[in-house]
């Protein structure tokens, strides 16, 4: 060059057009003489820009960043 895969809280994944979740760290708090373990709660994310649609994380284009693979 060209074709193909993945992109979603700090980190791991999930959501197949209609409330954006869930473990894990993080932060407060509760418990303990402390610590650790345990409970209760909080904050925090759909790479970017377009386009279909009443309605996009999801479907189409493009574009970027990653990986494979051909040349």
């Nucleotide at each position: 060059g060209c074709g193909g895969g993945u992109g979603u809280g700090g980190u791991u994944c999930a959501a197949u057009g209609g409330c954006a979740g869930a473990a894990u760290g993080u932060c407060g708090g509760c418990u303990u003489c402390c610590c650790a373990a345990g409970c209760c709660g909080a904050a925090g994310a759909c790479g970017u820009g377009g386009g279909u649609u009443c309605g996009a994380u999801u479907c189409c284009c493009a574009u970027c960043a990653u990986c494979c693979g051909c040349u």

Predicted 3D model of a 71-nucleotide RNA (transfer RNA) from a Clostridiales bacterium. The coordinates come from a structure-prediction model, not an experiment, and the mean pLDDT is 83.